Background:
A computed fold for a 162-nucleotide RNA from a mouse gut metagenome, annotated as Lysine riboswitch aptamer. Its Rfam family is "Lysine riboswitch aptamer". Rfam links the family to the GO term lysine biosynthetic process.
RNA sequence: AUAGAGGCGCGGUCUCCAUCAGUACCUCCCACAAGGCCAGGCAGCUGUCGGGAGCGAAAGGGGUGACCGCCGAGGGAGACAAGGGUGCCUGCCGCUUGUUUUCCGGGCCGUCGGGGAAUACCCGCCGGACUGUCACAGUUUUUCUAUUCUGUGGAGCGCUAU
Numbered sequence: 001a002u003a004g005a006g007g008c009g010c011g012g013u014c015u016c017c018a019u020c021a022g023u024a025c026c027u028c029c030c031a032c033a034a035g036g037c038c039a040g041g042c043a044g045c046u047g048u049c050g051g052g053a054g055c056g057a058a059a060g061g062g063g064u065g066a067c068c069g070c071c072g073a074g075g076g077a078g079a080c081a082a083g084g085g086u087g088c089c090u091g092c093c094g095c096u097u098g099u100u101u102u103c104c105g106g107g108c109c110g111u112c113g114g115g116g117a118a119u120a121c122c123c124g125c126c127g128g129a130c131u132g133u134c135a136c137a138g139u140u141u142u143u144c145u146a147u148u149c150u151g152u153g154g155a156g157c158g159c160u161a162u
Base pairs, nucleotide, nucleotide: 001162002161003160004159007071009070010069011068012067013066014065016063017062026054027053028052029051030050035046036045037044038091039090040089041088042087043086074104075103076102077101078100079099080098081097082096083095084093085092105131106130108128109127110126112124113123114122115121133154134153135152136151137150138149
């Protein structure tokens, strides 16, 4: 440098489905008296909160199927930059993208914490067995090696082959 391995393996796109939800918005009636648009200031727009009736979504997140890219796949945290959140300034953001530093071998189960409408699902610390890989020690077979099995330990900047 090239090609590979771990397996309920990782991630992306599209279709459909359920949930979100009889919720938000909107219309009408009643009553009431001022809130709202991320925070503050200036301004602009709107017209609160509540009860009843009618109408009635969507996004994010999830599942099935198909296709695509892959095995630091990808995920988390920090910093910086740009964009977005009514106009300007400042701030903030559980929002998006990029660069960079650092942590995690992998999936599963569980307590706790965070996100989320949620019992779904995602993320994090910790714990538990399991699994792949390498090293060391022993063991099976055996003349010896390879092979089998057991235990302990490490980490993907690793391992195997050329």

RNAcentral holds the sequence, with entries from MGnify.